Predicted 3D model of a 97-nucleotide RNA (Glycine riboswitch aptamer) from Paenibacillus marchantiophytorum.
The sequence was found by an Rfam model in a public genome assembly.
The coordinates come from a structure-prediction model, not an experiment, and the mean pLDDT is 78.
Its Rfam family is "Glycine riboswitch aptamer". Rfam links the family to the GO term glycine biosynthetic process.

RNA sequence: AUGAUGGUAUAGGGAGAGACCGCAACGCAAGUACGCGGCGCCGAAGGAGUAAGCCCGAAGUGGUGAAUCUCUCAGGCAAAAGGACCUGUAUCGGACG
Numbered sequence: 001a002u003g004a005u006g007g008u009a010u011a012g013g014g015a016g017a018g019a020c021c022g023c024a025a026c027g028c029a030a031g032u033a034c035g036c037g038g039c040g041c042c043g044a045a046g047g048a049g050u051a052a053g054c055c056c057g058a059a060g061u062g063g064u065g066a067a068u069c070u071c072u073c074a075g076g077c078a079a080a081a082g083g084a085c086c087u088g089u090a091u092c093g094g095a096c097g
Base pairs, nucleotide, nucleotide: 006092007091008090009089010088011087012086013085018039020038021037022036023035025032026031040077041076042075046073047071048070049069053064054063055062
């Protein structure tokens, strides 16, 4: 001196699904995020489950084992916030040469 995977920080992009219904409260009215109850939905925070393969073994209902798949516990269903993931920048690190 090249500077991979990866980590951290930061900036940008970033989907889906009822601004549902009733009650209470506030309000002149229109209306109202948050309260209570009810039904209907969404998957891309998180969480859970699972294949092939591998391991032990005579055997197995054993162990390990990924997700954008599945579930919907949590979360979300106007805006805001959040948001897997992608990109840029800075930095850590040091595979390879």